Predicted 3D model of a 356-nucleotide part of an RNA (large-subunit ribosomal RNA, domain IV) from Corymbia citriodora subsp. variegata. The full RNA is in RNAcentral, with records from Rfam.
[in-house]
Context: one part of a larger RNA
RNA sequence: CAAUCAUUAAGGAACUCGGCAAACUAACUCGCGUAACUUCGGGAUAAGCAGGGCCAUUCCUUCACAUUAGUAUGUGAUAAAGAAGAGGAGGCAUAGAAUAGUGUUGUACGACUGUUUAAUUAAAACAAAGCACUUUGCGUAAGAUGUAAAAUCAAAGUAUUGAGUGUGAUGUCUGCCCUAUGUCGGCUGGUUAACGGAUUUGCUUAAUUGACUAAUAUAGGUUAGGCUUUGAAGGAACCCCCGAUCAAUGGCGGCCUUACCGAUGAGGGUCCUAAGGUAGCGGAAUACCCUGGCCGUUAAAUGCGGUCUUGCAUGAAUGAUUUCACGAUACAACAGCUGUCUCAAUGAUUGGCUCA
Numbered sequence: 001c002a003a004u005c006a007u008u009a010a011g012g013a014a015c016u017c018g019g020c021a022a023a024c025u026a027a028c029u030c031g032c033g034u035a036a037c038u039u040c041g042g043g044a045u046a047a048g049c050a051g052g053g054c055c056a057u058u059c060c061u062u063c064a065c066a067u068u069a070g071u072a073u074g075u076g077a078u079a080a081a082g083a084a085g086a087g088g089a090g091g092c093a094u095a096g097a098a099u100a101g102u103g104u105u106g107u108a109c110g111a112c113u114g115u116u117u118a119a120u121u122a123a124a125a126c127a128a129a130g131c132a133c134u135u136u137g138c139g140u141a142a143g144a145u146g147u148a149a150a151a152u153c154a155a156a157g158u159a160u161u162g163a164g165u166g167u168g169a170u171g172u173c174u175g176c177c178c179u180a181u182g183u184c185g186g187c188u189g190g191u192u193a194a195c196g197g198a199u200u201u202g203c204u205u206a207a208u209u210g211a212c213u214a215a216u217a218u219a220g221g222u223u224a225g226g227c228u229u230u231g232a233a234g235g236a237a238c239c240c241c242c243g244a245u246c247a248a249u250g251g252c253g254g255c256c257u258u259a260c261c262g263a264u265g266a267g268g269g270u271c272c273u274a275a276g277g278u279a280g281c282g283g284a285a286u287a288c289c290c291u292g293g294c295c296g297u298u299a300a301a302u303g304c305g306g307u308c309u310u311g312c313a314u315g316a317a318u319g320a321u322u323u324c325a326c327g328a329u330a331c332a333a334c335a336g337c338u339g340u341c342u343c344a345a346u347g348a349u350u351g352g353c354u355c356a
Base pairs, nucleotide, nucleotide: 001351002350003349004348005347006346007345008344010342011341014340019337028051029050031049032048037042039169054088055087057084058083059082062077063076064075065074066073090094102335103334104333105332106331107330108329109327110326114126115125130167131166132165133164134163135162143153144152145151171321172320173319175252176251177250180249181248182245183244184243185242186241189240190239195234202227203226204225205224206223207222208221209220253271254270255269256268257267280314281311292308293307294306295305296304297303
C1' cells in the first nucleotide's frame, strides 16, 4: 500500500447518476392490536406494543382424613405438565451464543404463478387463462412432415373437435370509413390460352385435257395425292365487372365568418374526401416549442404527485380506460438506520514493499 473483517466522538444521506455498499429489523408466544382499498378470498407477520432465564409463594391436578343427607368446604401430603401476581436475588447483558423480515406511501408498466438472451440485458419482453375472427363434414377433414412417393402426425379424435391468426385476468367499453390492398361470393357483359378449323397462298407427283396451229411439244385447265402460307365462328380460369367484409391490411381534413365591452365560438358559409378521430385518456415509457401554466412536496425541485390542456405527432383487440392482489421491474417521498459522507482514526488476518 492492497484485500477481507471489527469498532468509532458529534452529526445522520450533507455522499452519489442513484442510500451502491454497509447498518438497522429479525426467532417464539393458545399475549394484545391492526388502516385505506377490495374481485369479500385478501390486504396482514400490515403498521404498532408487550413478555421471557433462576429462586420463592399461591392456584391448578391427584390422594387421605374431617364435615355434610349429598355436592360444596376445611386440614395434610403431592409424580408430571402448566397458570397468576407492584414477591425476591445476581450480572453490563435473562430470545444472554448461533440461526434469524427494515417498514410505510404514491405513480408507471405488466393482471397473477410461470418462461427467456448457458458466458454483459430477467424486463415493461415471451407465455398465460379469458376474448374474438378465419378455417375444418372426415371411405385422403383442414393443417403439417415427406425421394412432396408410399406413408406418418392430426386421431384410434369428429365442429362444445382439430388447425391458423390477433388481443391478453376481471370490471366499463370497443365509435366512423369497403375508395385502395387482401379475402369471400356472384356470373349480365368485355378481354382471352391451348384447342378448333371455316377460309386461304405457293410448290410439287401421277393421270387426263389442251388454245395459239397441221403434227410433236408447251403455257393453261381438270381429277387423285403430298408439302406449305393465312387462320373466321366457337372456346376456361385469371383480370376488367357486380356485391359483401375492418376483433382483415389499413385510414379517420382545410379555409372564412359569427352571440349586447373584450374573449370564446353553440351556429353559418364554402372546398375536398371512402370517411373526416366518437367514448375515454392526455407535457403521458407518446409534448417539438419547453425546465408549458397552477397547486402540493423542499430552506432551495430540469424530479415526483395532482390539475389544466388545440394532443409538433393520443385513441379504442396494431385494443382504450380503470383496477384488488402480485413484482430480485422503473421512478419519487417519508420513518428508522448507519463510516456513503463532513473527515478520518484505531485494531486484527492475509499478500506485497523496505530494512536486516